[in-house]
RNA sequence: UGUAUCUCAGGGCAAAAUUGUUGAAAAGCAAUGACGCAAAGCUACAGGGCCUUUAACAUGGCAGCCAGCUGCAAAU
Numbered sequence: 001u002g003u004a005u006c007u008c009a010g011g012g013c014a015a016a017a018u019u020g021u022u023g024a025a026a027a028g029c030a031a032u033g034a035c036g037c038a039a040a041g042c043u044a045c046a047g048g049g050c051c052u053u054u055a056a057c058a059u060g061g062c063a064g065c066c067a068g069c070u071g072c073a074a075a076u
Base pairs, nucleotide, nucleotide: 004076005075007073012037013036017032018031019030020029021028022027035064041069042068043067047066048065049062050061051060
């Protein structure tokens, strides 16, 4: 220095719920909150899958479903 495993320390993120707000809805944003997470970082017609809507089709939504890409520190 690189790779793999792991998580001591320092830390990081924020489920459900509630309130406000946007939206046809799913869902998003902010505050409170903390179920959990060794990537709970990023990627949404140009990987799969799921949710809403629709007669049907999503250039609607979900990355805390799988998957892909990237990555700090300590220890082995």
Predicted 3D model of a 76-nucleotide RNA (c-di-GMP-I riboswitch aptamer) from Dialister histaminiformans. Rfam family: c-di-GMP-I riboswitch aptamer. Rfam links the family to the GO term cyclic-di-GMP binding. Taxonomically the source falls in Dialister (Bacteria, Bacillati, Bacillota, Negativicutes).